[in-house]
RNA sequence: GCCCUUGUGGCUCAGCGGUAGAGCAUCGCCUUGGUAAGGCGGAGAUCGGCAGUUCGAUUCUGCUCAAGGGCU
Numbered sequence: 001g002c003c004c005u006u007g008u009g010g011c012u013c014a015g016c017g018g019u020a021g022a023g024c025a026u027c028g029c030c031u032u033g034g035u036a037a038g039g040c041g042g043a044g045a046u047c048g049g050c051a052g053u054u055c056g057a058u059u060c061u062g063c064u065c066a067a068g069g070g071c072u
Base pairs, nucleotide, nucleotide: 001071002070003069004068005067006066007065010024011023012022013021018055026042027041028040029039030038048064049063050062051061052060
C1' cells in the first nucleotide's frame, strides 16, 4: 500500500429495505418468617461517524473511525 471480517441497550448476541428483539444484568411488585430460586411488569440502543440511493436504510453504495485477520 491492497483485500477481507466485525462494530446494534451495561455485557453476550439476533435482526438479508417497512414501528429495533432475546438472554444475562438492573429497577419495581408478587411469593417467603427471611434469602435464593420462581412469577409479573418497567426503564434502558436516533444500530461507530458523515454523505448517497430509495416513498422508506440497522439492512444497499461511497468515504471515514476503531478492533481483528490476510497478501505484498